[in-house]
Context: one part of a larger RNA
RNA sequence: GGCUUAUGGUGGAUGCCUUGGGACUGAUAACGAUGAAGGUCGUGCCAAUCUGCGAUAAGUUACGGCUAGCCGAUAAGGGGCUAUUACCCGUAAAUGACCGAAUGAGGAAACUCAUCUAAUAGAGAUAUUAGAUAUCAUUAACUGAAUUCAUAGGUUAAUGAAGUGAUACCUGGUGAAGUGAAACAUCUCAGUAGCCAGAGGAAAAGAAAACAAAGUGAUUCUGUAAGUAGCGGCGAGCGAAAGCGGAACAGGCCAAACCAUCUUUAGAGGUGGGGUUAUAGCACUGCAAUGUGGACUUAGAUAAGAUAGCAGAAGUAGUUGGGAAGCUACACAAUAUAGGGUGAUAGUCCCGUAUGCGAAAUCUUAUCUAUACCUAGCAGGAUGCUGAGUAAGUCGAAACACGCGAAAUUUUGACCGAAGUCAGCGCGACCAUGCGCUAAGCCUAAAUAUAAAUCAGUCACCGAUAGCGAAUAGUACCGUGAGGGAAAGGUGAAAAGAACCCAGUGAUGGGAGUGAAAUAGACUCUGAAACCAUUAGCCU
Numbered sequence: 001g002g003c004u005u006a007u008g009g010u011g012g013a014u015g016c017c018u019u020g021g022g023a024c025u026g027a028u029a030a031c032g033a034u035g036a037a038g039g040u041c042g043u044g045c046c047a048a049u050c051u052g053c054g055a056u057a058a059g060u061u062a063c064g065g066c067u068a069g070c071c072g073a074u075a076a077g078g079g080g081c082u083a084u085u086a087c088c089c090g091u092a093a094a095u096g097a098c099c100g101a102a103u104g105a106g107g108a109a110a111c112u113c114a115u116c117u118a119a120u121a122g123a124g125a126u127a128u129u130a131g132a133u134a135u136c137a138u139u140a141a142c143u144g145a146a147u148u149c150a151u152a153g154g155u156u157a158a159u160g161a162a163g164u165g166a167u168a169c170c171u172g173g174u175g176a177a178g179u180g181a182a183a184c185a186u187c188u189c190a191g192u193a194g195c196c197a198g199a200g201g202a203a204a205a206g207a208a209a210a211c212a213a214a215g216u217g218a219u220u221c222u223g224u225a226a227g228u229a230g231c232g233g234c235g236a237g238c239g240a241a242a243g244c245g246g247a248a249c250a251g252g253c254c255a256a257a258c259c260a261u262c263u264u265u266a267g268a269g270g271u272g273g274g275g276u277u278a279u280a281g282c283a284c285u286g287c288a289a290u291g292u293g294g295a296c297u298u299a300g301a302u303a304a305g306a307u308a309g310c311a312g313a314a315g316u317a318g319u320u321g322g323g324a325a326g327c328u329a330c331a332c333a334a335u336a337u338a339g340g341g342u343g344a345u346a347g348u349c350c351c352g353u354a355u356g357c358g359a360a361a362u363c364u365u366a367u368c369u370a371u372a373c374c375u376a377g378c379a380g381g382a383u384g385c386u387g388a389g390u391a392a393g394u395c396g397a398a399a400c401a402c403g404c405g406a407a408a409u410u411u412u413g414a415c416c417g418a419a420g421u422c423a424g425c426g427c428g429a430c431c432a433u434g435c436g437c438u439a440a441g442c443c444u445a446a447a448u449a450u451a452a453a454u455c456a457g458u459c460a461c462c463g464a465u466a467g468c469g470a471a472u473a474g475u476a477c478c479g480u481g482a483g484g485g486a487a488a489g490g491u492g493a494a495a496a497g498a499a500c501c502c503a504g505u506g507a508u509g510g511g512a513g514u515g516a517a518a519u520a521g522a523c524u525c526u527g528a529a530a531c532c533a534u535u536a537g538c539c540u
Stems, first nucleotide, its partner, number of pairs: 001539004006534004015525001016490002020462002022459007030164002038099003041054003045077001049073002060093006069081003104113003114133008135161009169200001170198005180187001184233001210216002220247005230238002251443003254387001258273006278421001280386004284380004293374002298370010309357003315330005331348002333337001339351003393415007402428001423438005477484002497524001500511004
């Protein structure tokens, strides 16, 4: 020096565990000028951080619930509260510094400086406290220029808006490129990503100027039709619809004609009635009817639910052990043998579970009653009405699966520009016949999309290099900044966390003691390997 053996050290693999994560299902579904989201600074007997709260500051009041303990994580010390019901839980209130849309003005957020009104103090200057004072829009009133009337402008009041979020879903506006075409320009990626605006619990769409050729009868979603018909440097690629099967189903309201009334010099306008459609309808004229429903405003009653809760069956003994829930014996419950805890594995010890019950207060839903609002017939055919700078056309674009094509249909920047019921539009150029429908106004639940937060639940998901980045952390740390971004779990059943003695300056160690165990001693479960030391053997 090597190999082997044994004992330790170091190290933290492995095993077991779970406070934390992941995915999914259902329900609820916004907050904000009555100042949000998010913060800064405070606030405790002593108080660094978190949590709670706001100068009334781990809290105040009322009403309910529950109950013997309580003063958060957080113990000790000190001091208190509580059957006159504390603490805790729920509901409704009060307070709520400063910043922040931030809104009196300013500003380098959490600061500075004002004006007006009122009260208080003061002889007064002034100080303190309370309230008001931003902008925009709409409405109303009062004022009011150049400029006579007027208008612009100004002032005041009332009402509303603003900002946040879930990096989700939805609608609209705007709108790429890498890429593919084996290059590249039409094309593709893609109306995608991004940006902007807006809304809701969903949004959007929606009651045929539709499809079709048998007929169907709003919209949406879905299976199929179908990778079909088509489009396409006919390349790469793009790619329907009808129909059929399902989910869910719901239809309504204006404008106009006409009548009444009000305003108006006139043109006209306001309000109420009327009326709302295609086998055309309505007004109008005549006849008849007072009742049925509705997608529902407000109030009341009843019921159910949400936000605290309550009751809730049934086991003992022996035995091993530190400890019984294990084992043995004999019992019992079960509309409850889901699950968790308890010194090892508990239906009968605890919390629960099945099941039954419960609200002073606030909220939600349903039903009923009353109330507000809306809602029907028959005949006639003279006259009137039925959405105009609209439809259509031309030029230029875009959307339609459809790239200008034979290109209908839809949208519209420019220019033009109808008919008006003996009417108009569509059926993929166009014409005829036939058939379908009634544009140029509006609203509309459900089936559909999504998952941040809250509540309830589930898992052939993870188990500390896994699972979220995070067993809490967007922390520590890095960066001027945008931004980047960790590591880190486990004593024991219970601290019973080692009094006392010895050595040492001390750390610490040795005894003693606790404990089932201390090679469970706080660097704490288990404690692999590499690596280190010592012991012994063998070889050199």
Predicted 3D model of a 540-nucleotide part of an RNA (large-subunit ribosomal RNA, domain I) from a Mycoplasmataceae bacterium.
Lineage of the source: Bacteria > Bacillati > Mycoplasmatota > Mollicutes > Mycoplasmataceae.
Its Rfam family is "Bacterial large subunit ribosomal RNA". Its family is annotated with ribosome and structural constituent of ribosome in the Gene Ontology.
Model confidence (mean pLDDT): 82 of 100.